RNA sequence: GCGCCGCCUCCGCUCAAUCCGGCCAGUCCGGAACCGGGGACCCACCACGCAGAAUUGGGGUGAAUCGGGACAGGCACCGCGAGGUGUCCGACCCGUAGGGCUACCUUCCCAGCCCGAACCCGACAGCUAACCCGGUCGGCGGUUCACGGAAGGAGUC
Numbered sequence: 001g002c003g004c005c006g007c008c009u010c011c012g013c014u015c016a017a018u019c020c021g022g023c024c025a026g027u028c029c030g031g032a033a034c035c036g037g038g039g040a041c042c043c044a045c046c047a048c049g050c051a052g053a054a055u056u057g058g059g060g061u062g063a064a065u066c067g068g069g070a071c072a073g074g075c076a077c078c079g080c081g082a083g084g085u086g087u088c089c090g091a092c093c094c095g096u097a098g099g100g101c102u103a104c105c106u107u108c109c110c111a112g113c114c115c116g117a118a119c120c121c122g123a124c125a126g127c128u129a130a131c132c133c134g135g136u137c138g139g140c141g142g143u144u145c146a147c148g149g150a151a152g153g154a155g156u157c
Base pairs, nucleotide, nucleotide: 002141003140004139005138009032010031011030012029033136034135035134036133037132038131043126055123057124058121059120060119061118066095067094068093069092073088074087075086076085077084078083098115099114100113101112102111104153105152106151107150108149109148
């Protein structure tokens, strides 16, 4: 410098780093843009009657949900014992809703490679106009290589 995940970008102001000139970074501040949360009517839910559930709380960001198997181990029972049966938990494994990349961009098709986490709120929140509040972090990859096809664009010559 280029590219990727992700909302996490752009502009202005500011202008230090021996002296002069120039450039430039950050903090603070301002603007724009993107993203998230809270928050009416209506609707939904609830409430009245019956039934059930309700600390196994409830909710949010995010693609990150759901299902199956399961080493070792625990518990209970049976057995003189070796061991057996059931159950709990579980390293790890296999799938899966869904998500990403494949180099000009978007969409579609095809093929391939991956992810399918983590965190937050703190008893509490449906949707939601006005309005209110907050984030703009972080993490990776390649060095002529980054699969091809189609449509529409952009750009260059």